[in-house]
RNA sequence: GGGCGAUUGGCUCAGUCGGUUAGAGCGCGCGGUUCACAUCCGCGAGGUCACUGGUUCGAAUCCAGUAUCGCCCA
Numbered sequence: 001g002g003g004c005g006a007u008u009g010g011c012u013c014a015g016u017c018g019g020u021u022a023g024a025g026c027g028c029g030c031g032g033u034u035c036a037c038a039u040c041c042g043c044g045a046g047g048u049c050a051c052u053g054g055u056u057c058g059a060a061u062c063c064a065g066u067a068u069c070g071c072c073c074a
Base pairs, nucleotide, nucleotide: 001073002072003071004070005069006068007067010026011025012024013023019057028044029043030042031041032040050066051065052064053063054062
């Protein structure tokens, strides 16, 4: 330098054919349970869907560029 892939809560990851409210597990907070802790049960908070622009009535999802990370080629 070229090619491919990834980027979504604090962490690890889903998200179908673009369709109006974005989810799970773990973690965190509160309550219940316990003498107490753990476990378990219930409830809750927490998101610029990497960034910019474009297409569209409508974009996490499609297109282009940029950034970061990983793999491969030279």